[in-house]
Context: one part of a larger RNA
RNA sequence: UGACGGAAGGGCACCACCAGGAGUGGAGCCUGCGGCUUAAUUUGACUCAACACGGGAAAACUCACCAGGUCCAGACAUAGUGAGGAUUGACAGAUUGAGAGCUCUUUCUUGAUUCUAUGGGUGGUGGUGCAUGGCCGUUCUUAGUUGGUGGAGUGAUUUGUCUGGUUAAUUCCGUUAACGAACGAGACCCCUGCCUGCUAAAUAGUCCGCCGAAUGACUUUUCAUUGGGUAGGGCUUCUUAGAGGGACGUGCGUUCUAUUAGACGCAGGAAGAUAGGGGCAAUAACAGGUCUGUGAUGCCCUUAGAUGUCCUGGGCCGCACGCGCGCUACACUGAUGCAUUCAACGAGUUUGCCUUGGCCGAGAGGCCUGGGAAAUCUUGGAAUGUGCAUCGUGAUAGGGAUAGAUUAUUGCAAUUAUUAAUCUUGAACGAGGAAUUCCUAGUAAACGCAAAUCAUGAGUUUGCAUUGAUUACGUCCCUGCCCUUUGUACA
Numbered sequence: 001u002g003a004c005g006g007a008a009g010g011g012c013a014c015c016a017c018c019a020g021g022a023g024u025g026g027a028g029c030c031u032g033c034g035g036c037u038u039a040a041u042u043u044g045a046c047u048c049a050a051c052a053c054g055g056g057a058a059a060a061c062u063c064a065c066c067a068g069g070u071c072c073a074g075a076c077a078u079a080g081u082g083a084g085g086a087u088u089g090a091c092a093g094a095u096u097g098a099g100a101g102c103u104c105u106u107u108c109u110u111g112a113u114u115c116u117a118u119g120g121g122u123g124g125u126g127g128u129g130c131a132u133g134g135c136c137g138u139u140c141u142u143a144g145u146u147g148g149u150g151g152a153g154u155g156a157u158u159u160g161u162c163u164g165g166u167u168a169a170u171u172c173c174g175u176u177a178a179c180g181a182a183c184g185a186g187a188c189c190c191c192u193g194c195c196u197g198c199u200a201a202a203u204a205g206u207c208c209g210c211c212g213a214a215u216g217a218c219u220u221u222u223c224a225u226u227g228g229g230u231a232g233g234g235c236u237u238c239u240u241a242g243a244g245g246g247a248c249g250u251g252c253g254u255u256c257u258a259u260u261a262g263a264c265g266c267a268g269g270a271a272g273a274u275a276g277g278g279g280c281a282a283u284a285a286c287a288g289g290u291c292u293g294u295g296a297u298g299c300c301c302u303u304a305g306a307u308g309u310c311c312u313g314g315g316c317c318g319c320a321c322g323c324g325c326g327c328u329a330c331a332c333u334g335a336u337g338c339a340u341u342c343a344a345c346g347a348g349u350u351u352g353c354c355u356u357g358g359c360c361g362a363g364a365g366g367c368c369u370g371g372g373a374a375a376u377c378u379u380g381g382a383a384u385g386u387g388c389a390u391c392g393u394g395a396u397a398g399g400g401a402u403a404g405a406u407u408a409u410u411g412c413a414a415u416u417a418u419u420a421a422u423c424u425u426g427a428a429c430g431a432g433g434a435a436u437u438c439c440u441a442g443u444a445a446a447c448g449c450a451a452a453u454c455a456u457g458a459g460u461u462u463g464c465a466u467u468g469a470u471u472a473c474g475u476c477c478c479u480g481c482c483c484u485u486u487g488u489a490c491a
Stems, first nucleotide, its partner, number of pairs: 001491002003488003007485007016475002020439005027328003031324004035319002043054002065314005071308001076119005086113001089108002092105003123302002126300003132296001134290003137286003144183003148179002150159003162174001164173002188279005194245002198242004204236005209230003213226005248272001250267005256262001330432001334391007347378002353372003357368004398429001403424006445467002448464005
C1' cells in the first nucleotide's frame, strides 16, 4: 500500500430490507440442464457473471454424433512409368438402399488433363479460449482513476484526492501545503411530451361548393342530421416531418444553514426527481465466455480405409428420476353464446412475398379475380372492455392433459404423430410446505398485436399499444457496495 475483521463511524441500493402487489416453489403441459439409457442420444456454458443461453423453435439440409456408401476438389517440386498409351468414362448382368462402372464379368471409349513414390501443401463445426486477436460479459451502475510542479518521508509511499455541509455523482460550497490539470460523472447523442408561430402536402386531412341516398321537422317551398361520390376552390387546427423555439429550479416564501452550496413548499407553465426513458461510458483487472461467427490465428492432430467432402438412413425429441425459465389453470371480478366499441410498433414479390373481394366448404382449406416493390394495397372492426341472455357452486357448462377416428396444408419425404381443423375421450388441479424472484407510475399486473426465426410451425425473445392498482417516497435490521478511522499472525 492492499486484503480481511462475527471492529467503530458515515453514506448508498427494491440484482437489500421495510409497507405492499404479482408471483415462482405444489398440478398438467412446454422448454433448457443434469442423470440414466443408447450405434449415436454431437457439443459449449455450471454462484451472482451456466440452465426459452449459444440469437440453439434440429423431419432432410443445418450437423459437428451414429450405421453405411461415393469423390478428390492430393497446389507445386523432384524421381519414375509413359504415345508400341500415363490415364478417363461407360451400356447390360451380378452386386448395392440406390438409374454410385463403388466393385466384379465383359469389352468399348479417352488421349498426357492424369498415375506411382518422396518432399510439401490444402481442407477440417478436429484439440487447445490455460498459446492468442477481435468481440462480449463481469468486477461495477457505483464514483472512481492519473500524472506535472511544490510540500512531508532515508525509502516504499503520501499530500493533492479533505474535518464539515450538500449532491444521483471526487456534484458543488468551503476548509486548505498545496497549485494548476487530464480521464470518468456531467455536458453530449437518440426517442417521448409543448408550439393555432415558419416551410409544405391527391401517398395526410379539414372546410366550402356540386351530385345522389336515408331519416326527422313539416303542408309544399325549405330546414336539420347522417353517410356516399366528386383533382372545382380555400386552408394546414388535427396528420406527417424539416428548420427552430421552449426549462434555466424562473418568481415568491421558509423551521433550515456561513448572507454559501443547496433542500423544501407555493405559483406560473406542456413540462420542475438529472422533465421521463434509452445510448455512450474511465483506470485496473478475470488465466470469465467464444478456435462451433469469420478465407482472424500459433502449436498439435488428421489428411485418401480421411477428422476433408458428398449421398442414404438414424440421432440431437429416447425416460424409474432431480433442478431452472415459462404457459394453462384451479372458476361467478367467472365460463359460454349473441351484439357492440376502440390501437400502436412492424413486415411484404425476381422468382413467387403480403394478400382484399367473390364463389365452394362445418371447419381447415380450395378455386377465380384484384391491389401493392408500399403514409396509396394487404391494413386494421386486436384482445382485455361494454350490453343482453344461459349456467349456479358441484371436479360443474371450471380445467383441457391424455388417447381414438377423420379431413386438409407445408414439404422429395410427416411413422417417433410439422402444423391446422372436426367429432369423441375428459386426467391432475380445491390457491400450493420450507424456501425464493421481480417491482415505486402510465410503473406492477392483466390483455392482445407485430417482428425475428420461418418451406411448414411460437408456450421463446425483441418491440408495440390497450385497461390499469395497492403500498414506500424511508432505513441500514438482513444481503451486499463505497469512504474514513482502527487492528492483524495474511501478500